[in-house]
Context: one part of a larger RNA
RNA sequence: AUGAACGCUGGCGGCGUGGAUAAGACAUGCAUGUCGAACGAAGAGAAAUUUAGUUUACUAAUGAUCUCUUAGUGGCGGACGGGUUAGUAACGCGUGAGCAACCUGCCUUAAAGAGGGGGAUAGUCCUGGGAAACUGGGUUUAAUACCGCAUAAGCUCCUGCCAUUAUAGGCAAGGGUAAAGCUGGCUUCGGCUAGUGCUUUAAGAUGGGCUCGCGUCCUAUCAGCUUGUUGGUGAGGUAAAGGCUCACCAAGGCUACGACGGGUAGUUGGUCUGAGAGGACGAUCAGCAACACUGGAACUGAGACACGGUCCAGACACCUACGGGUGGCAGCAGUCGAGAAUCAUUCACAAUGGACGAAAGUCUGAUGGUGCAACGCCGCGUGUGGGAUGAAGGCCUUAGGGUCGUAAACCACUGUCAUAUGGGAGUAAGUCUUAUAAGUUAAUACCUUGUAAGGUUGAUAGUACCAUAAGAGGAAGGGACGGCUAACUUCGUGCCAGCAGCCGCGGUAAUACGAAGGUCCCGAGCGUUAUUC
Repeated sequence: AUGAACGCUGGCGGCGUGGAUAAGACAUGCAUGUCGAACGAAGAGAAAUUUAGUUUACUAAUGAUCUCUUAGUGGCGGACGGGUUAGUAACGCGUGAGCAACCUGCCUUAAAGAGGGGGAUAGUCCUGGGAAACUGGGUUUAAUACCGCAUAAGCUCCUGCCAUUAUAGGCAAGGGUAAAGCUGGCUUCGGCUAGUGCUUUAAGAUGGGCUCGCGUCCUAUCAGCUUGUUGGUGAGGUAAAGGCUCACCAAGGCUACGACGGGUAGUUGGUCUGAGAGGACGAUCAGCAACACUGGAACUGAGACACGGUCCAGACACCUACGGGUGGCAGCAGUCGAGAAUCAUUCACAAUGGACGAAAGUCUGAUGGUGCAACGCCGCGUGUGGGAUGAAGGCCUUAGGGUCGUAAACCACUGUCAUAUGGGAGUAAGUCUUAUAAGUUAAUACCUUGUAAGGUUGAUAGUACCAUAAGAGGAAGGGACGGCUAACUUCGUGCCAGCAGCCGCGGUAAUACGAAGGUCCCGAGCGUUAUUC
C1' cells in the first nucleotide's frame, strides 16, 4: 500500500469502491426501436348532405371531409451505447512516419439535374396443411419498394497527345452510366411559392483500412526452422498494395543481436512503492484491441463476417400430438454452483447523451438517482467548566499508607450529531399558445430566426438547507506491556496447560502461560492473515 478476507467491536455524514474464483450453468422481468409529413388498407370517433320511419325531437341507413390508432410494405437505426479479458508474444498495443495503393452513411460547402413510362408484391379477401413453430395455392391493390426509356454538367472505360522518376495531373475522339416524391400557403385552376427529401459530381470534416522504423515477459534442460516457404512473370481477387489466391520459373528466406519450440500474459495512459535509479502491478476512470454457448461460413449494408441477425455442425437444456420444433445474461437486476470473498429481481427519462421523427414526441437497465456493505479515504461526535472529605469500591502494601483520581458524586452550563415539529430549494435549459420584428416571397399566407407576455415540465424528495423545542440525555472499543518495541505488579499453574514474527518463555517466588488491577498505543475502529515495494 490493497477491488481484500477473517476475529472482536460499531454513533453520524461526505466522496468513492464493490464477482479478483467457474469465458461455469441459468428460472423470471426488462435492456432498440422509431417514422401515418413514403404507401395502400383496417378499426374507432366527429360531421355537412341525402333517404326512410315520424310529431318539433329522436331512431335506422348513406356518408364528401376531418381527427386518432396500427398489423403489413417501405425508410433510417439495430456495426453506436453496454459487458468481459477467454484467446493473442502479434504491426496486438505504444510512439513516430508513409499511402503516386484506399474507402467513408448521416453532416458542411459548391456545380448540374429531378422528363416520360411499365410489370409486380406484402397486406386485405377466398381456400388448404400442421400439435406447435410455421407454411402452400388462388383473386385483387399501393408506394420515396422494383425495372426499362430519355437526358449527361459530370463520372467511368478504351485510344492518342502534353507533363511526371513513376500508375498523381491536363487536353481531344468514341463506348457506358442517374433520379422520388412528400408537407404547407396563395390561386384567375394555367400556375406561383416555402420547407424537406431524391440523383450525379467535386471538395471538406469525421471515422476507418493498409505499410514501415523503434519499444514491448520468462526459458538454450528448445539450435536449427521453412515448400506458398523466399523472390520473379502473368492472371484472379479486394475499397486498396501484397503469395492474399492460382499457373509457370528460379532456389531462395529466417537464425547465438536467439530463429523455431515451450511457458505465461490483453495493451497503454497510469497505480503502488522508493530520496532517486529502479522494482511490482494494469481494479475503478480514459484510449486501443479481441471475444459473445463451442467451431465454421457467408448474406445485407456506407460500415459486420454482426452479444440480444441468418445458415451449418457440435455439446447442453426445454416443448412435443413423436412427425418436428425452441434457446444462448462475458447487457441490468436476480438464481444455483465453486469459493476466504464481492450488493437491489429498486426509481426516473427531470438533466446529459444516443436512435427515429418536420415537430410534438416515443424508445433508451446508456445515464441520472436512491438502496445494501466500516470495503476505502476524509470530516464530526460520544460533552464543557468548576469540584478533595482526595468519598465508597477495586488493586497493591513494609499495614503507616499508596494508586485508579478531578476520575466519580455534586454544582453551573452548552446543544454539534441524532430525535420531534414547521418552512423549504438549486439541479430547468427547454417546450406550447398568443403578439410582434427581420429574412424569404407576388404576398400581410406558410416557413425560418429573434424579442415580449402567458401556461407548463423534477426521479432524486418534502431530500439538502433554515428555524424552533427538549434534554447530558441516544453514541467506545481493540490490541499490547521479556528484548527488538512505548508500557509492571499480584494471584493461579508447575517442561503441565499453554505462548511464539525472531531470539526464546514454562520443571514452585514466571514483568514471556491464564486471570485481575494498573499502564502504553491506536481509536469507530483495532488486530490477524495474504500479497507488493